Predicted 3D model of RNase P RNA and transfer RNA as a complex of 417 nucleotides. It holds a member of the Rfam family "Bacterial RNase P class A". Rfam classes the family as a ribozyme. Rfam describes the family as follows. Ribonuclease P (RNase P) is a ubiquitous endoribonuclease, found in archaea, bacteria and eukarya as well as chloroplasts and mitochondria. Model confidence (mean pLDDT): 78 of 100.
[in-house]
RNA sequence: AGGAGUGGCGGGGUGGUCGCCCGCCAUAUUUCUGGCGGGAGGAAAGUCCGGACUCCAGCAGGGAGGGUGCCUCCUAACAGGAGGAGCCCGCAAGGGCUGGAAAGUGCCACAGAAAUUAUACCGUCCGCCAUUUUUUGGCGGAUAAGGGUGAAAUGGUGAGGUAAGAGCUCACCGUCCGUCUGGUGACAGGCGGAGCCAGGCAAACCCCACCUGGAGCAAGGUCAAGCAGGGUUAUGGGUUCCCUGCCCCUUAGACCCGGGUUGACCGCUUGAGCCUGCAGGUGACUGCAGGCCAAGAUGAAUGACCACCUUAAAACAGAAUCCGGCUUACCAGCCACUCCUCAAG
RNA sequence: GCCGGGGUAGCUCAGUGGUAGAGCGCAGCCCUGAAAAGGCUGGCGUGGGCAGUUCGAUUCUGCCCCCCGGCA
Repeated sequence: AGGAGUGGCGGGGUGGUCGCCCGCCAUAUUUCUGGCGGGAGGAAAGUCCGGACUCCAGCAGGGAGGGUGCCUCCUAACAGGAGGAGCCCGCAAGGGCUGGAAAGUGCCACAGAAAUUAUACCGUCCGCCAUUUUUUGGCGGAUAAGGGUGAAAUGGUGAGGUAAGAGCUCACCGUCCGUCUGGUGACAGGCGGAGCCAGGCAAACCCCACCUGGAGCAAGGUCAAGCAGGGUUAUGGGUUCCCUGCCCCUUAGACCCGGGUUGACCGCUUGAGCCUGCAGGUGACUGCAGGCCAAGAUGAAUGACCACCUUAAAACAGAAUCCGGCUUACCAGCCACUCCUCAAG
Repeated sequence: GCCGGGGUAGCUCAGUGGUAGAGCGCAGCCCUGAAAAGGCUGGCGUGGGCAGUUCGAUUCUGCCCCCCGGCA
């Protein structure tokens, strides 16, 4: 200098004018008016996971259904995160994948001889017969070393062996079984044995381990206003899929049809909260101390214009119960660490 | 705001791991003097998009886009 990898920063600033939502104060019966203070995001988004909270009268057990899936840890919890293990990709920095196919069932189209009780199409070899010098043809047998089909064909390399061959035998590698050592564990290493029996698919059914009751702030509650009641139910009803126990109700409750309302308030924002420092831990994270309060609407606010500065003023996009994650979208840039190649010293 | 269902030919819909079909429509031919009806033939498909699992995906899984419905 060129190429590449991982992680992060930031999301214009200041002033003026005119507006919008909320809170407090003053005037004031209220409205109005004035002053002061606060007013979107890293994703507020998708609603894909997990929780808090609320209701289903209270509680327990089982089933079905659903979810997760190498190991250990973090956390309120998670499909999230941290650290590691094995395999694969990359020269490397780095990146990706992950229970069980030896419990059972099922599927493996086409092609191919054969697709899971493996198999003889071509080829190779042996014997017999016919022609016969060889060849060639027919019949019977041996054979998975070679060819061919396929996504996939019963372990690989070499040597011995054989009529030709073959784990048929041997050495090494791979696989499986047993055992020992190290590690919390995934797993790794050593020793011994087995000639290999055991193809793939579980984001097919399933098995194993763990988790899981349902609904959602339009949950739910209070006040005001307004209206019209009627039907079903004892072999009853209740925990929002089923069953059981327990329990509740005895004219209540549950369900259905019909009628009325579209107002106000609570829930509503102080919370697994944010910032700084110290300590523990490889890390995710946790503990302690100090400081801070930072939108809360309900037709739903957070905007517009001007001037100056910055090289330029732009991208994706806007809260609606709250929080932790994931995913997706995003202008122009910048920073840190690391790797490879080339050149020079 | 919260929660469900769906996207396959021009239209309405099937199919659910193995080269995607039916009806209507469209075009051509036959039949008829001509037309309708009828018969024969034909195609029309990035299966909403992008990834993943698998030998193989419309089908199974994840993310995104669009449409429809319910709840005060």